[in-house]
RNA sequence: GCUCCUAUGGCGAAAGGGUAAACGCGUUAAACUCAAAAUUUAAAUUUUCUCGGUUCAAGUCCGAGUGGGAGUA
Numbered sequence: 001g002c003u004c005c006u007a008u009g010g011c012g013a014a015a016g017g018g019u020a021a022a023c024g025c026g027u028u029a030a031a032c033u034c035a036a037a038a039u040u041u042a043a044a045u046u047u048u049c050u051c052g053g054u055u056c057a058a059g060u061c062c063g064a065g066u067g068g069g070a071g072u073a
Stems, first nucleotide, its partner, number of pairs: 001072007010025003018056001027043005049065005
């Protein structure tokens, strides 16, 4: 250089066009406790890497870019 894969909350991760982006861990608050752990309840946290396009509708499809990974001379 070329080819392929990949990018979603603090972390892991589902959703393969259809209207609250699930779930787990973590975080915060409350209950319980002398206090904590465990447990229970509640809450917050994702403009889905960026820009553009297609579509009535895009995390999902298309193009370009950027980061990461693999292959190849």